């Protein structure tokens, strides 16, 4: 990061420090807040983008083995790597991210976030 792809009704809080507003943004509405939110740390979770295995391919390469071939070239088929995929299953080492209320609800807008992917 004005361009691309996915998610965004599920899930997960405790302590410490601050102290006034907070729930991205306009507008109405609804809520958390001095019984201390927001927000920083720290610890603990939570979920599965990213990742990791099961699993599948199978064009091409490389090894290996078994059979064709008397031998040789040369064939074929399996099996392993590399490589590609991984929906549904499993995991949770590791990058991230999240832990009031459906992105709090309607409505608006070249909307936001968060991954991934690219520059």
């Nucleotide at each position: 990061u004005a361009a691309c792809c996915a998610u965004c009704c599920a899930g997960a809080g405790c302590g410490g420090c601050u102290g006034a507003g907070a729930g991205a943004u306009c507008u109405g509405g609804c809520u958390c807040g001095a019984c201390g939110a927001c927000g920083c740390c720290g610890c603990a979770g939570c979920a599965a983008c990213c990742c990791c295995c099961a699993c599948c391919c199978g064009a091409a390469c490389g090894c290996g083995a078994a059979c064709c071939g008397u031998c040789c070239a040369g064939g074929c088929u399996c099996g392993c790597g590399u490589g590609g995929g991984a929906a549904c299953g499993g995991g949770a080492a590791g990058g991230u991210g999240c832990u009031a209320c459906c992105g709090c609800c309607a409505g608006g807008a070249c909307c936001g976030a968060u991954g991934g992917a690219g520059g």

The RNA shown here (SAM riboswitch aptamer (S box leader)) has 119 nucleotides and comes from Zhihengliuella sp. The organism belongs to Zhihengliuella, within Bacteria. The sequence was found by an Rfam model in a public genome assembly.